[in-house]
RNA sequence: GGACAGCCAUCGCCGAGUCCCCGUACGGCGCGAGCCAGGGGAGCCGGGGACCCACCGCAGUCCCUGGGGUGAAUCGGACGCCCGCGCGCCCAGCGAGGGGGUCCGUAGGAGACCUUCCUGCUCCGAACCCGUCAGCUAACCCGGUAGGCGAGAGGGAAGGAAAGG
Numbered sequence: 001g002g003a004c005a006g007c008c009a010u011c012g013c014c015g016a017g018u019c020c021c022c023g024u025a026c027g028g029c030g031c032g033a034g035c036c037a038g039g040g041g042a043g044c045c046g047g048g049g050a051c052c053c054a055c056c057g058c059a060g061u062c063c064c065u066g067g068g069g070u071g072a073a074u075c076g077g078a079c080g081c082c083c084g085c086g087c088g089c090c091c092a093g094c095g096a097g098g099g100g101g102u103c104c105g106u107a108g109g110a111g112a113c114c115u116u117c118c119u120g121c122u123c124c125g126a127a128c129c130c131g132u133c134a135g136c137u138a139a140c141c142c143g144g145u146a147g148g149c150g151a152g153a154g155g156g157a158a159g160g161a162a163a164g165g
Base pairs, nucleotide, nucleotide: 011150012149013148014147018042019041020040021039022038027036028035029034043145044144045143046142047141048140053135066133067130068129069128070127075105076104077103078102079101081099082098083097085095086094087093108124109123110122111121113160114159115158116157117156118155119154
């Protein structure tokens, strides 16, 4: 000097997931300051829930399939694997289906003060819940306030904000 890993502090990014008080005179940790669990409040986010509004009809064909919510995270294609079913006497093989995997694309989302637009690049495109029930929705009711990350790719136009003069 470099690489990797961990911890602390600070700053920042995605996200509703932040802030304040008690806790601190009582639970846990700590020598201690204090930290955590827990409780309360504010802010923020989401769900349920009237009137009004929305849906509503007819004919044909097919079918008997749940439906809904959080979230940007939905839809499609290709190729293997597994499962049982049917055809095949059996095997080989074929067909339809289900589960899971990889890859490719995609609705959509994110990228360092804020908003809008143009252009360009990169990344994400998961997971979970309710349980046969939910259109919207005032009053009202209920719940959440986690987690992950350190990549930078910006350029242009307009309007703000901030800083400086």